The part of an RNA shown here (small-subunit ribosomal RNA, 5' domain) has 526 nucleotides and comes from an uncultured bacterium. The prediction has a mean pLDDT of 85. Its Rfam family is "Bacterial small subunit ribosomal RNA".
[in-house]
Context: one part of a larger RNA
RNA sequence: UGAACGCUAGCGGCAGGCUUAACACAUGCAACUUGAAGGGCAACGGGGAGAGUGCUUGCACUCUCUGCCGGCGACUGGCGCACGGGUGAGUAACACGUAUGCAACCUGCCCUCCACAGGGGGACAACCUUCCGAAAGGGAGGCUAAUCCCGCGUAUAUCCCUUGGGGGCAUCCUUGGGGGAGGAAAGGAUUACCGGUGGAGGAUGGGCAUGCGGCGCAUUAGGCAGUAGGCGGGGUAACGGCCCACCUAACCGACGAUGCGUAGGGGUUCUGAGAGGAAGGUCCCCCACACUGGUACUGAGACACGGACCAGACUCCUACGGGAGGCAGCAGUGAGGAAUAUUGGUCAAUGGGCGGGAGCCUGAACCAGCCAAGCCGCGUGAAGGAAGAAGGCGCCAAGCGUCGUAAACUUCUUUUGUCGGGGAACAAAGGGCGCCACGUGUGGCGUUGUGAGUGUACCCGAAGAAAAAGCAUCGGCUAACUCCGUGCCAGCAGCCGCGGUAAUACGGAGGAUGCGAGCGUUAUCC
Repeated sequence: UGAACGCUAGCGGCAGGCUUAACACAUGCAACUUGAAGGGCAACGGGGAGAGUGCUUGCACUCUCUGCCGGCGACUGGCGCACGGGUGAGUAACACGUAUGCAACCUGCCCUCCACAGGGGGACAACCUUCCGAAAGGGAGGCUAAUCCCGCGUAUAUCCCUUGGGGGCAUCCUUGGGGGAGGAAAGGAUUACCGGUGGAGGAUGGGCAUGCGGCGCAUUAGGCAGUAGGCGGGGUAACGGCCCACCUAACCGACGAUGCGUAGGGGUUCUGAGAGGAAGGUCCCCCACACUGGUACUGAGACACGGACCAGACUCCUACGGGAGGCAGCAGUGAGGAAUAUUGGUCAAUGGGCGGGAGCCUGAACCAGCCAAGCCGCGUGAAGGAAGAAGGCGCCAAGCGUCGUAAACUUCUUUUGUCGGGGAACAAAGGGCGCCACGUGUGGCGUUGUGAGUGUACCCGAAGAAAAAGCAUCGGCUAACUCCGUGCCAGCAGCCGCGGUAAUACGGAGGAUGCGAGCGUUAUCC
């Protein structure tokens, strides 16, 4: 240290957990929402009408009709799906970092300001009828609505012609007058509003260009034809060989081009007195990718992880005609590997999408589960206690030394654990209801209700030393020594080196030393 292995293991808090096969994936979930845009009515509840049954004669039940109401499957439309989440394959590059520039650019939702919304038309789903297919699905005919689509009128952007002023950085920028071309809109709700269109500015987010910086090999020395530049065009939001036609023959390179290898970059992290060296896991920013390769469509924004099309490999279904799929989202499975967790709970909070709101969705997030894998904290008792007990080990052996105040014993405490009782914060705002104020959509007050985690944290009480210590080492480096066994054997070992009959170095024992819920070993960095 994102570690692994061996032995051992009481508790808590905070962080962390596929470094290998960007290998293949069963199953579930991870992006929906809007009925206050629309036509409708499949299902549910209510109302109305009709018929029938029971029959207590006005109630219950059944059936049919009716979108009338609450709502709402599917469908049309809007917004979102380009965020959030994952991974590091590719990439040595303006990818990243830093500093600039855009007189060469875009920007949905949001904010401010100005102006406006007149009058028409049309289609396609759903639905109905029908056909094909095993399925996936598809075809034909007919009807219909809208905030769907399309003309017309009007409009300050924009463009062209013309004319005047100001400025700069070469291409130019800016401002005023006249004429011409040319382009808009949508309603819903029902009294509180929410939307629509054009223009100007802001904010936010992006795009592009440039200087400088960060890697190994010269046993890689020449490289390059859209190549380098120009003129003209196309294309783009925009500049540009970005693309194209023509013209010129340039351009890069020992200040290391080109090639090959390796690699996501940074903030940071480790180490070090520093200078340096090494790393880029978790968290944050940027980039790239989404089975492999390619392509565009839609859109403010994608060349789009859970969208489309084509090709390929693989897997699955098939009635053999044809179809379906993409976990580098969260769990989980197999495989690989020394090695890395639950197919858990909740939207309570924070944040996101939609909605006027209630609300719905959210494997983002917040929590819980597993793992000594890390850091930190706590505990495994405290005080007294010498017959220096028994026992072990050692010795110069009637004895002495040591384990050792250690134990027994006495008194005390009760953290953690066990049991019993109480019991949070995280919740405030939005919202609903009522009142008030300003005065027309806001603000204030009161009230109401909302907790996954959780009966958790925490607090109080009870009993009881009770339930809680190991690991490595002891020749020198290096803190810590004796006995027995073995006899160059068995073995040890990081280096020097130990072992061939008294081994402080092997194995065991007693003792000691070090660290301690850990201790050693291995790998790797300084």